This is a predicted structure of an 85-nucleotide RNA (c-di-GMP-I-GGC riboswitch aptamer) from Lutispora thermophila DSM 19022. The coordinates come from a structure-prediction model, not an experiment, and the mean pLDDT is 87. Its Rfam family is "c-di-GMP-I-GGC riboswitch aptamer". The literature on the family includes a 2009 paper in Nat Struct Mol Biol by Kulshina et al., "Recognition of the bacterial second messenger cyclic diguanylate by its cognate riboswitch". Its family is annotated with cyclic-di-GMP binding in the Gene Ontology. The sequence is in RNAcentral, with records from Rfam and Ribocentre.
RNA sequence: UGCGACAAAGGUAAACUUAGCGAAAGCUAAAGACGCAAAGCUAUGGGCCUAACAGAUUAUGCUGAUGGUUGCCAAGCUGCCGAAA
Numbered sequence: 001u002g003c004g005a006c007a008a009a010g011g012u013a014a015a016c017u018u019a020g021c022g023a024a025a026g027c028u029a030a031a032g033a034c035g036c037a038a039a040g041c042u043a044u045g046g047g048c049c050u051a052a053c054a055g056a057u058u059a060u061g062c063u064g065a066u067g068g069u070u071g072c073c074a075a076g077c078u079g080c081c082g083a084a085a
Base pairs, nucleotide, nucleotide: 003082004081011036012035017030018029019028020027021026034071040077041076042075044074045073046072047069048068049067053064054063055062
């Protein structure tokens, strides 16, 4: 560099529930563990979700992130441990 043990130590925390925030997606906190070796950080590229606002329509999320998601995939930065090959 790479790899990832039924290893050790430590970490994180899906769904559900409660409270708050938000137009929504969703976020924060508590509680709770489905999972995770980068499930640590960054919305940079793609994907996905939402549509307050703007535009369009006879009408309709119909179109567009400037909103969100890093626990969807890449990319960048950083990082614990050390069996086997």